Overview
Glycine riboswitch aptamer from uncultured Nocardioides sp., 106 nucleotides, folded computationally. The sequence is in RNAcentral, with records from MGnify. Model confidence (mean pLDDT): 78 of 100. Its Rfam family is "Glycine riboswitch aptamer". A reference for the family is Mandal et al. (2004), "A glycine-dependent riboswitch that uses cooperative binding to control gene expression", Science. Lineage of the source: Bacteria > Bacillati > Propionibacteriales > Nocardioidaceae > Nocardioides.

[in-house]
RNA sequence: CCGCGCGGGAGAGUCUCCGCGACGCUCCGGCCCUGCCGGAGCGUCGGCGGAGCGCCGAAGGGGCAAUUCCUCCCCGGAACCUCUCAGGCGCCCGGACCGUGCGGGA
Numbered sequence: 001c002c003g004c005g006c007g008g009g010a011g012a013g014u015c016u017c018c019g020c021g022a023c024g025c026u027c028c029g030g031c032c033c034u035g036c037c038g039g040a041g042c043g044u045c046g047g048c049g050g051a052g053c054g055c056c057g058a059a060g061g062g063g064c065a066a067u068u069c070c071u072c073c074c075c076g077g078a079a080c081c082u083c084u085c086a087g088g089c090g091c092c093c094g095g096a097c098c099g100u101g102c103g104g105g106a
Stems, first nucleotide, its partner, number of pairs: 001104008013053001015052006021045011054089003060085001061083003
């Protein structure tokens, strides 16, 4: 330095709309009527998908400072800094990075 395993590991949406689904209530209709089925309306859901707005930075990706080199400039030049393309915004998962074990390489 690489691979694998284990442990730790932050931030930010109960937002709006549309479609679908599930459930509940009311009404209507049908039937083989202690109920079932269909339709309409209303309501609920950290349910699915899409769009919008807002937000986060720690996969990945982009940007750059000092030092160095140098006559000078350009180029090169890191991060948890910065951008937010990607990613993410309940938990889980993932997660830069840290510790540790095993194996391999220089």